[in-house]
Context: one part of a larger RNA
Molecule: large-subunit ribosomal RNA, domain IV
Organism: Candidatus Nanoarchaeia archaeon
Order: sequence, then C1' cells, then structure tokens
RNA sequence: ACUAGUUUAGGGAAUUCGGCAAUUUGGCCCCGUGCCCUCGGCAUAAGGGGUCCCUGCGCUUGUAGUUUAAGCUGCGAGUACAGGGUACAAUAACAAGGGAGGCCCGACUGUUUAAUAAAAACGUAGCCAUCUGCUAGCCAGUAAUGGUUUGUAUAGGUGGUGAUGUCUGCCCAGUGCUAGUACUUAAAACUCCCUUCCAAGGGGGCUAAGAGCUAGUAAACGGCGGGAAUAACUAUAAUUCUCUUAAGGUAGCGAAAUGCCUUGUCGUUUGAUUGACGACCUGCAUGAAUGGCACAACGAGCCCUCCACUGUCCCAAGCUAGUGUCCC
Repeated sequence: ACUAGUUUAGGGAAUUCGGCAAUUUGGCCCCGUGCCCUCGGCAUAAGGGGUCCCUGCGCUUGUAGUUUAAGCUGCGAGUACAGGGUACAAUAACAAGGGAGGCCCGACUGUUUAAUAAAAACGUAGCCAUCUGCUAGCCAGUAAUGGUUUGUAUAGGUGGUGAUGUCUGCCCAGUGCUAGUACUUAAAACUCCCUUCCAAGGGGGCUAAGAGCUAGUAAACGGCGGGAAUAACUAUAAUUCUCUUAAGGUAGCGAAAUGCCUUGUCGUUUGAUUGACGACCUGCAUGAAUGGCACAACGAGCCCUCCACUGUCCCAAGCUAGUGUCCC
C1' cells in the first nucleotide's frame, strides 16, 4: 500500500451520473391501518405496545382417582390478568421486510442472449382476420408413407394484436388478395395450307392458367393536403372563396421512451433545478389491433421526491486477519 472485516465524537447525502456500498428495519403476540380499487386486494400498509425470571389469581383442556359428579382432588398441556425482580440491553447468539408518495413502460405468474444485456424484449389468457367438410387444410418426404389425429369447424393450421374498461374514424387511386368476365390478348400439342420425294422450315385456325377488363376487400401492405379573406380596440376566426387528392388525421393523447427550435411558456417542488410532477398546444415528425386512451394488482425494469438511517462525505483515525514490500 492493497484485500477482507470491525469501531467511530459532532454533522447526516454536504458524496456521487445515481444513497453505489454499508447501516436502519426484521421473528412471534396484541392494538391499529389512509388514498385507490377490477371489491379480490392494496396490507406485515403506515404507526404503537409487548417478549426474561418469580409470585398470586382466573379460564380452557388431557388423564387418573373420587358414594352425589353441573363438582372436587392429583399430575400435565395451553392461555388471560395483576403485583414484584435483574441487566445498558429479555426474538440478548443464530435467524430475521427500511418505509411512504408521484410519473413512464409492460396487465399479471412465466421465458430469454450457458460465459459482458433479465428488460420496456419473448410468451400469455383475451380479441380479430384468414385457410380447411375429412381421401380436409398445413407440415416432412423424389415416392411409398408419416405428423397434426385414432382429432372433425366449440376442431386443426397460418397471420396480427396482447388482461380488463372504453373505443377502434376516413381512404380500394397504388400494391396484394378474392370473385366475375359476352369480349381482347395468349404457348405447345392438335388441325388445315405452302414447299423439290422425305425431313427441316413458313403461314392460318382452335385454346388453359395468366394478363387486360369489371367489382369487392384496410383488425390486408399501406395512406390520411395547400393558399387567401373575414367579427364595432387588438388578437383570433365559428364563416366564405380557391387549388388539389383515393381520402385529406376523427375520438383521444400531446415539449411525450415520440418536440428540431428547447433549459418552449405557466404553476408546484428547491436557498438555488438542463430534473420531476401538473397544465398549455405553436404535434420539425402523435393517433386509433403497425392498436389509441385509462387502469387496481404485480416488477432484482426506468425516472423524481420525502421520512428514517448511516464513514458516501466533511475528514479522517484506531483495531483484527491476510497479501505485498523488507530481512534471514
């Protein structure tokens, strides 16, 4: 000096990206328990008291004895109350939750990058769409055949979303998918014709799927405008005009895990806040199963605040056991 422990006056997060780390709390019994809530929870909420020994007394109870038994007595087990006693300290060691509030995300228990990531990622029940009538559909295999299945649409496969509550707006022009199609296009085979006998070759006709064409379909892939003018202060524009599109973003939410400008503006919180929370809306570039918004419970998730607590710090110091250095 380091490693692992341990103790520390006064202060108590001033440390730090951040209370990281280490304290605090802790078991059992009694009292008591707010907001919120899907009425199940939250909840061991929070907060407070007790815990050892002795004595007295009451109650419950096991067993044995007992001539009144609904009882009494003996020996046990448990428990309530009261009084007293000891220590600094009575779950004396070990064991053993710190707590509260406010956002975000994901409903939850669960799963995951064996050896840098446990999460907001994956899954999930629920919801929706789609394929499939059984010699089904889908998957493996060249095939035979096998799985789903000794199942049968309340079933199986595929895709999306992701509890619950409340909702899920407009667009089918593009790209897909589905259906239709008098007509157009359209290969080989086939057929007819041409040719120097044959062959090769050339031309015509017929024609499937497909394409054209006509419709449907967005919980299919996806998309969801611009410019002017206008109200008796100003400002703003319910209103009007105009260009344009397939349709011009509805309900919600909104400086957001999304906002460039931006440390937006206002309020609360602080002595002071690029933070947090609540609002506003001027949304660079929110938005509805690529789901929108809300949400009790849950989370080794992320962020902010408060109480308690502390060597994190002010500001260091002592001790214990090792390692290293040094000496032999």